Predicted 3D model of a 521-nucleotide part of an RNA (small-subunit ribosomal RNA, 5' domain) from an uncultured bacterium.

Context: one part of a larger RNA
RNA sequence: GGAUGAACGCUGGCGGCGUGCUUAACACAUGCAAGUCGAACGAAGCACUUUAUUUGAUUUCCUUCGGGACUGAUUAUUUUGUGACUGAGUGGCGGACGGGUGAGUAACGCGUGGGUAACCUGCCUUAUACAGGGGGAUAACAGUCAGAAAUGACUGCUAAUACCGCAUAAGCGCACAGAGCUGCAUGGCCCGGUGCGAAAAACUCCGGUGGUAUAAGAUGGACCCGCGUUGGAUUAGCUAGUUGGUGAGGUAACGGCCCACCAAGGCGACGAUCCAUAGCCGGCCUGAGAGGGUGAACGGCCACAUUGGGACUGAGACACGGCCCAGACUCCUACGGGAGGCAGCAGUGGGGAAUAUUGCACAAUGGGGGAAACCCUGAUGCAGCGACGCCGCGUGAAGGAAGAAGUAUCUCGGUAUGUAAACUUCUAUCAGCAGGGAAGAAAAUGACGGUACCUGACUAAGAAGCCCCGGCUAACUACGUGCCAGCAGCCGCGGUAAUACGUAGGGGGCAAGCGUUAUCC
Numbered sequence: 001g002g003a004u005g006a007a008c009g010c011u012g013g014c015g016g017c018g019u020g021c022u023u024a025a026c027a028c029a030u031g032c033a034a035g036u037c038g039a040a041c042g043a044a045g046c047a048c049u050u051u052a053u054u055u056g057a058u059u060u061c062c063u064u065c066g067g068g069a070c071u072g073a074u075u076a077u078u079u080u081g082u083g084a085c086u087g088a089g090u091g092g093c094g095g096a097c098g099g100g101u102g103a104g105u106a107a108c109g110c111g112u113g114g115g116u117a118a119c120c121u122g123c124c125u126u127a128u129a130c131a132g133g134g135g136g137a138u139a140a141c142a143g144u145c146a147g148a149a150a151u152g153a154c155u156g157c158u159a160a161u162a163c164c165g166c167a168u169a170a171g172c173g174c175a176c177a178g179a180g181c182u183g184c185a186u187g188g189c190c191c192g193g194u195g196c197g198a199a200a201a202a203c204u205c206c207g208g209u210g211g212u213a214u215a216a217g218a219u220g221g222a223c224c225c226g227c228g229u230u231g232g233a234u235u236a237g238c239u240a241g242u243u244g245g246u247g248a249g250g251u252a253a254c255g256g257c258c259c260a261c262c263a264a265g266g267c268g269a270c271g272a273u274c275c276a277u278a279g280c281c282g283g284c285c286u287g288a289g290a291g292g293g294u295g296a297a298c299g300g301c302c303a304c305a306u307u308g309g310g311a312c313u314g315a316g317a318c319a320c321g322g323c324c325c326a327g328a329c330u331c332c333u334a335c336g337g338g339a340g341g342c343a344g345c346a347g348u349g350g351g352g353a354a355u356a357u358u359g360c361a362c363a364a365u366g367g368g369g370g371a372a373a374c375c376c377u378g379a380u381g382c383a384g385c386g387a388c389g390c391c392g393c394g395u396g397a398a399g400g401a402a403g404a405a406g407u408a409u410c411u412c413g414g415u416a417u418g419u420a421a422a423c424u425u426c427u428a429u430c431a432g433c434a435g436g437g438a439a440g441a442a443a444a445u446g447a448c449g450g451u452a453c454c455u456g457a458c459u460a461a462g463a464a465g466c467c468c469c470g471g472c473u474a475a476c477u478a479c480g481u482g483c484c485a486g487c488a489g490c491c492g493c494g495g496u497a498a499u500a501c502g503u504a505g506g507g508g509g510c511a512a513g514c515g516u517u518a519u520c521c
Stems, first nucleotide, its partner, number of pairs: 001521004006517005013393006019386002021351001026349003030346003035093003040090002044086002046083003052077002060069003100304003109229008119221002124217007132166001134164002141156006172197005178191001180189003202209002230276003237267003242264006249257001279301004283294004306327005329340004357383001359382003365379001366377004396426004406417004430462001433456004440448001465510005470491003476505005486493002
């Protein structure tokens, strides 16, 4: 000198774009953050419609004044149908994405380059073929019972694109024997043969939307390998599933991944093991570069979700807002037992030098569901707060010497402040007032927002501080103080003439900032 997710002191006009718990992966009140589909399904409710019965206000007629006949509002029950109505339940898809954090991890975790002849892949695309015929349940619901609650048990009824057999099936799978081609190897591809085995679901507004099998693609993932990846030897030996083999199991798949048996190996001064520290990278800061430092924001990968363990479901998880168990903590309790997990967005307490609103909207972009309308979306888009950073603008411009007054100084003559002010003329950027008023949206739909922007009138009005002035280092005098009070980055200054302390005048630097502190180059 440059830089910062900064903080502190003094000061503070506006706008744009960014950015904001670096500390306690500490604990969390409250609200929201993942739903959706009635074009898969049954039942219930609601609204309308409709059929029949019931009730009988009212009207008209007759009357022997007791009543009788007609009309039929309304009420209740029931039948039919409609609904882009409602919220539970079965079922499907999605809750494995998106969002957060960096505790752990020195590792094939990450980066880079390869391999899989050892693999999987829902939704999507392409192609081929198919969808025949049956069955038994179960939630909802009703009833009974247990419990303070959370919730649970039993009995009975019912549906499906829920579940289960059967049929059919190739170029699908498994087993057996064989022919051909080919590879760096275990092998791969292909041809026909025999045996065994595995499918499906319907809905519809009739337009479609779905279902099953196989092959291929795309996308996403999994595994393996070479190289690179902090410090310590005041850590020198480490290792029994350890290293290898055979066989069986397991997995999408290779493999001590797991198991049984067998052998005794494997790693290490080219630093094993142990200890400490740490998420890695693209990047970012600095530097002429080499290098050094760093890993906030944005993007990629990994890991984690109160601590530890486990599996279930599923194409995909060993799953942040799923389940089970154990621990700690908090809450409810009728003491028998239950409920919870902000390292999602806001917000609270705590810690700290220190870090924001319990905001608006799904209008845009994207995501989930749905045929769609649409619904959901604290992703996202915006707004709010903070000079936290960068950038831009303003706080007026021109003229103006009686060099005014005041202030400071003085050799009392003057000198400085100083064209500075006053005064004259002018202008209106920003702010304020009034009028108009977007793009962002493609037919409709705009949170932002009456925002940006444009126009008009109006007043120099509303808008400057901070640090420094001995040398380094740009900038000097007076007074006070008297080794005191104090200053200080280094040298150093202060003990009666201090350009070094304090104040004033003047000056220098930067400027909505200026200094200090911390850290890096």
About this RNA
The RNAcentral record of the full RNA draws on ENA, Greengenes and SILVA. Model confidence (mean pLDDT): 82 of 100.